This is a predicted structure of a 90-nucleotide RNA (c-di-GMP-I-GGC riboswitch aptamer) from Gemmatimonas sp. Model confidence (mean pLDDT): 88 of 100. Taxonomically the source falls in Gemmatimonas (Bacteria, Pseudomonadati, Gemmatimonadota, Gemmatimonadia).
[in-house]
RNA sequence: CACGACAACGGCAAACCCGUCGAAAGGCGGGGACGCAAAGCCACGAGGCUACCGCACGCAUCGCGUGCCACGCCAGUCGGGUUACCGAAC
Numbered sequence: 001c002a003c004g005a006c007a008a009c010g011g012c013a014a015a016c017c018c019g020u021c022g023a024a025a026g027g028c029g030g031g032g033a034c035g036c037a038a039a040g041c042c043a044c045g046a047g048g049c050u051a052c053c054g055c056a057c058g059c060a061u062c063g064c065g066u067g068c069c070a071c072g073c074c075a076g077u078c079g080g081g082u083u084a085c086c087g088a089a090c
Base pairs, nucleotide, nucleotide: 003087004086011036012035016031017030018029019028020027021026034076040082041081042080044079045078046077047074048073049072054068055067056066057065058064059063
């Protein structure tokens, strides 16, 4: 540099529940563990999710519905970038 033990010291925490913020996706805190060797960090590429606003259309109207849209979100979808603990085997 790489690699990843039935190793050591430790770490994180899916679903679900409670609280809270948000229009939502989702975030944060607490509980909880399905899993994780980067499940640490970064939306750069692909992808996914949401649609307050905006645009279009309809209803026949001061609002409601449908469609489209990211500048919002996901790092526990994949790739990429970046930083890092431990040390058996290869």